[in-house]
Molecule: transfer RNA
Organism: Candidatus Woesebacteria bacterium RIFCSPHIGHO2_01_FULL_39_23
RNA sequence: GCGGGUGUAGUUUAGUGGUAAAAUGCUUCCUUGCCAAGGAAGAGACCGGCGGUUCGAGUCCGCUCACCCGCU
Numbered sequence: 001g002c003g004g005g006u007g008u009a010g011u012u013u014a015g016u017g018g019u020a021a022a023a024u025g026c027u028u029c030c031u032u033g034c035c036a037a038g039g040a041a042g043a044g045a046c047c048g049g050c051g052g053u054u055c056g057a058g059u060c061c062g063c064u065c066a067c068c069c070g071c072u
Base pairs, nucleotide, nucleotide: 001071002070003069004068005067006066007065010024011023012022013021018055026042027041028040029039030038048064049063050062051061052060
């Protein structure tokens, strides 16, 4: 330099163009003499960034950034 892959709550992952979901962690409460385990409720991501297409984009397209793999 060229090609490919990944990027979504603190973390690990879902998400077939139409209200972003779960697990775990976190907070509060219940249960217990206490802890752990268990139960209930709650907060937390506008989806790496910028544009484009569309009535509507996490999703499709372009550029770009970071990481990983391959080629030279």